[in-house]
Context: one part of a larger RNA
RNA sequence: CCGGCGUUAGGGAAUUCGGCACGUUAGUCCCGUACCUUCGGAAGAAGGGAUGCCUGCUCUGCAGAGAGCAGGCCGCAGUGACUCGGGCGCUCCGACUGUCUAAUAACAACACAGGUGACCGCAAAUCCGCAAGGACUCGUACGGUCACUGAAUCCUGCCCAGUGCGGGUAUCUGAACACCUCCUACAAGAGGACGAAGGACCCGUUAACGGCGGGGGUAACUAUGACCCUCUUAAGGUAGCGUAGUACCUUGCCGCUUCAGUAGCGGCUUGCAUGAAUGGACCAACGAGAGCGCCACUGUCCCAACGCUGGACCCGGUGAACUGUACGUUCCAGUGCGGAGUCUGGAGACCCCCAAGGGGAAGCGAAGACCCUAUAGAGCUUUACUGCAGGCUGUCACUGAGACGUGGUCGCGGAUGUGCAGCAUAGGUAGGAGUCGUUACCGAGGCCCAUGCGCCAGCAUGGCGCCCAGACAACCGUGAAAUACUACCCGUCUGUGACUGCGACUCUCACUCCGGGAGGAGAACACUGGUAGCCGGGCAGUUUGACUGGGGCGGUACGCGCUCGAGAAGCGAUCGAGCGCGCCCGAAGAUCACCUCAGCCGGGUCGGAAAUCCGGCGUCGAGCGCAAGAGCACACGGUGGUCUGACAGUGAUUUUCCCAACGAGAAUCGCUGACGCGAAAGCGUGGUCUAGCGAACAGAUGCAGCUCCGGCAUGGGGCUCAUCUAUGACAGAAAAGCUACCUUAGGGAUAACAGAGUCGUCACUCGCAAGAGCACAUAUCGACCGAGUGGCUUGCUACCUCGAUGUCGGUUCCCUCCAUCCUGCCCGUGCAGACGCGGGCAAGGGUGAGGUUGUUCGCCUAUUAAAGGAGGUCGUGAGCUGGGUUUAGACCGUCGUGAGACAGGUCGGCUGCUAUCUAUUGGGGGUGUGAGGUGCCUGCCGGGAACGAGCGUAUAGUACGAGAGGAACUCCGCUCGGGCGCCACUGGUGUACCGGUUGUUCGAGAGAGCACUGCCGGGCAGCCACGCGCCACGGGGUAAGAGCUGAACGCAUCUAAGCUCGAAACCCACCCGAAAACGAGGCACCGUUGAGGUCUCGCCUACAACAGGCGUUCGAUAGACUCGGGGUGUACGCGUCGAGGCAACGAGACGUUCAGCCCGCGAGCACUAACAGACCAAG
Repeated sequence: CCGGCGUUAGGGAAUUCGGCACGUUAGUCCCGUACCUUCGGAAGAAGGGAUGCCUGCUCUGCAGAGAGCAGGCCGCAGUGACUCGGGCGCUCCGACUGUCUAAUAACAACACAGGUGACCGCAAAUCCGCAAGGACUCGUACGGUCACUGAAUCCUGCCCAGUGCGGGUAUCUGAACACCUCCUACAAGAGGACGAAGGACCCGUUAACGGCGGGGGUAACUAUGACCCUCUUAAGGUAGCGUAGUACCUUGCCGCUUCAGUAGCGGCUUGCAUGAAUGGACCAACGAGAGCGCCACUGUCCCAACGCUGGACCCGGUGAACUGUACGUUCCAGUGCGGAGUCUGGAGACCCCCAAGGGGAAGCGAAGACCCUAUAGAGCUUUACUGCAGGCUGUCACUGAGACGUGGUCGCGGAUGUGCAGCAUAGGUAGGAGUCGUUACCGAGGCCCAUGCGCCAGCAUGGCGCCCAGACAACCGUGAAAUACUACCCGUCUGUGACUGCGACUCUCACUCCGGGAGGAGAACACUGGUAGCCGGGCAGUUUGACUGGGGCGGUACGCGCUCGAGAAGCGAUCGAGCGCGCCCGAAGAUCACCUCAGCCGGGUCGGAAAUCCGGCGUCGAGCGCAAGAGCACACGGUGGUCUGACAGUGAUUUUCCCAACGAGAAUCGCUGACGCGAAAGCGUGGUCUAGCGAACAGAUGCAGCUCCGGCAUGGGGCUCAUCUAUGACAGAAAAGCUACCUUAGGGAUAACAGAGUCGUCACUCGCAAGAGCACAUAUCGACCGAGUGGCUUGCUACCUCGAUGUCGGUUCCCUCCAUCCUGCCCGUGCAGACGCGGGCAAGGGUGAGGUUGUUCGCCUAUUAAAGGAGGUCGUGAGCUGGGUUUAGACCGUCGUGAGACAGGUCGGCUGCUAUCUAUUGGGGGUGUGAGGUGCCUGCCGGGAACGAGCGUAUAGUACGAGAGGAACUCCGCUCGGGCGCCACUGGUGUACCGGUUGUUCGAGAGAGCACUGCCGGGCAGCCACGCGCCACGGGGUAAGAGCUGAACGCAUCUAAGCUCGAAACCCACCCGAAAACGAGGCACCGUUGAGGUCUCGCCUACAACAGGCGUUCGAUAGACUCGGGGUGUACGCGUCGAGGCAACGAGACGUUCAGCCCGCGAGCACUAACAGACCAAG
C1' cells in the first nucleotide's frame, strides 16, 4: 500500500447519476391500525407495551408440552450470542403467480386468464413429408387450427376511395387440347369460333392492411368565437387522455415541495408528431421494474483516525506466463510524414541494488467492430429482375352403361316464302305444252266445322258432315311464269336418324373409402399422371452505376456547342465563372433580278415620343429562326420571279481523338448521273460558320436488289440494301431496398476524437473620433472605417495515426500562462467623506459550499476579501468512476408497403495487464576525492508560501460633510485558510487487559473452548484530530507611479548625464537538503608501537531488506523478581442472610475484599543472557 473485517467524537446524505455500499429494523405475545378497494385485501400497515432468573401455586393435557397468578432477585442491556422485515407517501409501466437473451440486458419484453375475428362437418381445416406415410386424433364445432388484443370495470367513434379478403357477374378480356378455315405430299404454322380459372365490372367487409384537412369573417371594452362563408376529401380524430416512456421550441406557464428543484407531483394545454382490441381511459392487489419525497439510521461525506486478519515486504523451498529489431535506454527547445531516450543545439549526468505509486515509452493485449472502398460476402424485406415449389382452373389419359333436356353437323320427310303492277301471299335456276281427276279402293273443286301459320288478304292440314265432274295452265300484265308437271337448290319452321357438344340425372363394373368377411358408402367424379392459363418472397439465384474537397442527401461538372479562365504555337484541370443544345423551317432551302438597314433631322389631315407619307444625313450601331463568338452592306440582310441540289451513286480529306490507336457522328473538296436558276461566267452536296446525336441483336416499312419453291401467278420463303423504332450512365449489362444480428479483404489513398496548418468565425488589443455626457470627443459611453495579436470556440484542409494513440463529464493530483476576480502599490474621476467608475504595475498566495441537470455551460440559494479566465493529447480510465454518448433486448412518436430508420425521447446493459526501460519519491552498497581515519564545520547550488487573508477594540462618532452619514496612518486582540511539530488535557481507537452476560460443549461446581473479539460495558501505553504549541520584524534593488537637479530647445521639462523614493512581486533575511561543488572544500585530533572499522553477542529512541543508534561484566542492554504508577471494579473458597418450601432445595445479597486479575510505563535489583571469539585495515 491492496483485499476482507471491527470501532469511531460532533454533524447526519452536505457524498453521489442515484443513500451505491453500510447501517437501522428484526423472534414471540398483547394493544392498536389510515387512504384506497374488485370488499378478498391494504395489514406484520403505521404506532405502542411486554420479554431474563428464582420460589410457590392454578388450569388444560395420558404424555411431550402449553396458558396463567402471586412474590423474590440481578444487570447498561433478558428474542442479552446465533437466528431474525427498516417504514411511510406520490407517480409511470405491466393486472396478477410465471418465462427470457447458458457467458455484459430479468425489463415496461414473452406468456397468461379474458375479449374478438377468420377457417373447418372429419377422406375436414392446419401442419410435416418427393411419396408411402404421419401430427392434431383413436379428438369431432361447449371441438380444433390461424391471427390480433391482453384480468376485471367504463368504453371501443367516422371512413370500403386505395390495397387485401369474400360474394356476384348481362357484357368485355381471357391459354392449350378438341372444332372450323387457310397453308402444308404429312406436319409445323397462321387465322376464326367456342371459352375455364383469373382480371375488368358490381356488391359486401376495418377487433382486415390502413386513414381520420385548410383558408376567411363574426358577440355592445379587449380577448375568444356558439355562428356564417369558402376550397377540398373515402372520411376529415368522436369519447377520453395530454409538455406524456409520445412535446421540437422546452428548464412551456401556474401552483406545491426546497434557502435554492433542467428532477417530482397537481393543474392548464396553442397534441412539431395523442387517441380508441396497431386498443383508449381508469385501476385495488402484486413487482430483485423506472422516477420523486419524508421519517429512522448510519464513515457516503465534512475529514479522516486507530485496530484485526490475508497478502505485499524479509528469510527458506518450489517455480510459471505475457513480452522481447538493436541498444552504452536523461531533460529542454527545435527539426522531422506536422506528437523523438536514439537527429540538431544546449543543459544535465560517478557505477550498482531495493521498495513504492504508475507521468512517458504516442506501453502490452486484438491485421479497428466506427467510416470509406471492393463490379467481396451473408442474413432479412418488398408492388426490384428472373425463376421454382405450391394452390386454383381448363383439357387429355386412367374412363364404362342408360335415359332426359338442349345445341351443332350431316342424311331423310313435311310445311313455309305477300315491294309495286297484277284475279291471286309469284323463293331461285333449268326443262316445259300440257298435267291431275270423274265413286269397287285410290277423288278434282265448293260449303260447314276444327287445328296450325299469318302481312287479317289469305294459306296448309284434318273430318267416311253436305254438294259434286270437272279443276288448273298457256292468252293480259311483270325484271322474272305458273303449287300444270319434272329436276336441282336457297332462307325459315318442323319431324326423324347417325355422330357429337353442353346441362342436370340414374346405374355399376373400373377407381377410392369403410368392414375380418358378407357387404356397405361414393363413383366415372375424385385420386394420380401429362399439358395449358392465372395466382404465387412460401423458396431460390441475382442486381441495386459513376463522379464527389470522406460517404450520404443535393447536383450532373456523365453526350454535345460558345465565351472567359488560358499567361499571343498547340494542348490544358477543378462540384471554376457566364450561357446554351437533344429543335425548328418545303421555306426560314436553291438561283436570278432589284433594293438598303438601325437611328436622327426637316415637312405633312385626324396623328400624340413612336402608325403611314415626302425629303435629307446615315460604314453598319439593324438584320441574318434559337446561346455566345466570328462573319456579312459589291450582301451571307430585305422584296419579287422561277424552282427542289434538303437528289442518286462513289471516293478522298479534316475533325471527333494536338503530339499513339479508336467507332458512330459532323464538316470540307472531288468524280459520275440526273436536275434547278441564270443571257452567261457560274452557283446549288440544305439553313452564313461553330451544337441539334446513337453500335450489335431484334422488329417494322420499301413500286429497291438478289435468290429458292413453282406449270403460271398480282403467291410464298430466305438474304442483301435503305429508312424507322434506343440505349441521355449518350463506344450502348436486362436489375429495388434494409442490416445496431452482421462477416471478410483492405485503406490513414478517406470521415468521426486528438494533433498539425490556417484564422473566415471566436476572444482580446490598438488607430481615428462622428456622436452623448446640461457646456465639454477622450470622468464615463463610444458608431462607421481601418490595423493587428492569440490559438480557447466553430469552421476549412485531409498532413500523422484505421496489423487501434481508449471517446464526454466528474474525481484525484501536479505544473504553467496572464488578457488580474480578491489581496499589495499607484493614476484619473462628472473623487467632499463613505461607496463607486475607468486605467497602470503586479501571477506571491487565495479563488470555497449547496439546489436542478449525465452534463461542460448555465440558472438559482446562502455565504465570502474574492467566489478570475486559460493551457498542459478539449492534462489526468497500464489512477478511479461509467451518469451521458455509441453494440446486441424493449417501448413510444414520426417516416417507410416492408425489412427497418431517426444529432427524437425512454428503461436495461462487461471497464483486461504480475512494471522491462525511462522519469519520479524514498532507502542502501561501491568507487573517486594523490597516504588511513574520527569528530566538528563551511555552503556553490537546490527546495519552501511558510505564510496568506479577514474581523474587532483604540484612533473616533474624530477628519470630511448642511445633514444624513462617515474614514485612515498606527498600536493591540481574535478568527479563518495553509504549514511544521507534539500527546499533558479533550476526544477516537485500543482483537494487550478487566468485568457483565446468552447459547452450547467439557457430568456439575471451579476454570475454560466455540459462536464477527459471540454480544455488551469500560480502558493503559502507543498512534492520532475533533485536541495543543509554533510559523515576526527588517534590509537591498526595482515596476507602475511620485519627485530633485537639469540640458538638448536661453523658458519649461522626473531624463538625455546624474540623484532620492516607491509593491503581497525579485534578491537577502528564516527553515530544510547539500563536498560526487571533477574548483570533489575547511579546522582539530588520532594513526603499522596499528588509528579506525566490520562480523558475532544483548537490544531500540531506528527500521520493509539494508541502513541508523545504544550496550557488551569497569555493565542496568533485554528478560525475571520487588516496589511505584495505572486499568478493571470487589475473585475463588468459606460464613451469614435470602422470596418461599414439610423437607430437600433456592435466584441472589452481605462480609472476608479499594479484592482478584492484568500492564508494550518508571525505578530498584546482576537472578538469567550480552559469554566466547573472528576479521579487515593505511608509505